[in-house]
Small-subunit ribosomal RNA, central domain from Pylaiella littoralis, 349 nucleotides, folded computationally.
It matches the Rfam family "Bacterial small subunit ribosomal RNA".
Lineage of the source: Eukaryota > Sar > Stramenopiles > Phaeophyceae > Pylaiella.
The RNAcentral record of the full RNA draws on SILVA.
Context: one part of a larger RNA
């Protein structure tokens, strides 16, 4: 290389957007670059393959002849790809007319709880555990009545639900704002698919800066437990968590399953759209677009998947190549730093 994988054995880039590249609907015509054919040259001799002949055979050897494959030069065919011209609408896309949502930033608002303060009753205990202490209390705790203040986080509704490229998004309302479905009608007319390099976004921890700081909490103190106990348990408690502007850019970043297309039995939930048909208070049928369950073919090592494929093909791109050394050194990008991306060898089984 050929050739064989990537749910779980090694393997899908965390998601997307897109230059290049690669691939790309239907018809009509033209060219003839690729393609096919035909004749001409040439592809040294030897070899090899046939036929003939020479050494007694054979191996050798001599003739003669055919083949192979390349190039190039000349005719010719037009199915396919290519290229030119031109038309199409089924792919993709714009308008319109509906809608459905925790889609995103902003701003304001509200209530429950938690806590600390202040008052008022009260008057001895409270918290905690398996069981205790550490701790708070007679300088009045704990309960409970009123009143204030601060931060966070949003019970029910709530769902196997909706929404978003992923990370992710849930209290209300108002602004602005992106996507999507469905409906028929009109434009546009392949304007599409992927995507090396790039760029953008990207959970939690953590870093810079300036603020906040109610709860919960690495670290850290302190009682326990224990043979010890740098742990589980208890009482404290700093960073953090939160809001702002940056920065890391990384997770079991999971459906451990890349995107698009087309095909292939059904069954029975749900979410949103339209149509039809009964009727009223709605329900049945059909269509699409989503999200689940089981399952037929068929696929897998098997578990299992199965119209939301891991079936059956095509197109593009990532990855893989014994296990351990190692996601380490190294060298080089990028960071404030932590690290992060790329990523080996020896040696060893």
């Nucleotide at each position: 290389u050929u050739g064989g994988g990537c749910g779980u054995a090694a393997a899908g880039c965390g998601u997307c957007u897109g230059c290049a590249g690669g691939c790309u609907g239907g018809c009509u015509u033209u060219u003839a670059a690729g393609u096919c054919u035909u004749u001409u040259g040439u592809u040294a001799a030897a070899g090899c393959u046939c036929u003939a002949g020479g050494c007694u055979u054979a191996a050798c050897c001599u003739a003669g002849a055919a083949a192979a494959u390349g190039c190039a030069a000349a005719g010719g065919a037009a199915a396919c790809u290519a290229a030119a011209a031109g038309c199409c609408u089924a792919g993709a896309g714009u308008a319109u007319g509906g809608u459905a949502g925790a889609g995103g930033u902003a701003a304001a608002g509200g209530g429950a709880a938690u806590u600390u303060c202040c008052a008022g009753u009260g008057g001895a205990g409270c918290a905690g555990u398996g069981a205790a202490a550490u701790g708070c209390u007679u300088a009045g705790a704990u309960a409970u009545u009123g009143g204030a203040a601060a931060g966070a986080a949003c019970a029910c509704c709530a769902a196997c639900g909706g929404c978003g490229a992923a990370g992710g998004c849930a209290c209300u309302u108002u602004a602005c704002u992106g996507g999507g479905c469905c409906a028929g009608u009109a434009c546009u007319g392949a304007c599409g698919c992927u995507g090396a390099g790039a760029g953008a976004c990207g959970a939690a921890a953590g870093c810079u800066a300036g603020g906040g700081g109610a709860g919960c909490a690495a670290a850290c103190g302190g009682g326990a437990u224990u043979a010890g106990a740098u742990a589980c348990c208890c009482c404290g408690g700093u960073a953090g968590u939160c809001c702002u502007a940056g920065c890391u850019g990384u997770a079991a970043a999971c459906g451990a399953u890349g995107g698009a297309u087309a095909c292939u039995a059904g069954a029975u939930g749900u979410u949103g759209c339209c149509u039809u048909u009964a009727u009223u208070a709605u329900a049945a049928a059909g269509g699409c677009a989503g999200u689940g369950u089981c399952g037929u073919a068929g696929c897998u090592a098997a578990c299992g998947c199965g119209u939301u494929a891991a079936g059956u093909a095509u197109c593009c791109c990532g990855c893989c190549u014994g296990g351990g050394a190692a996601g380490u050194a190294u060298g080089c990008u990028c960071g404030c730093a932590a690290g992060a991306g790329u990523g080996a060898a020896a040696c060893u089984c």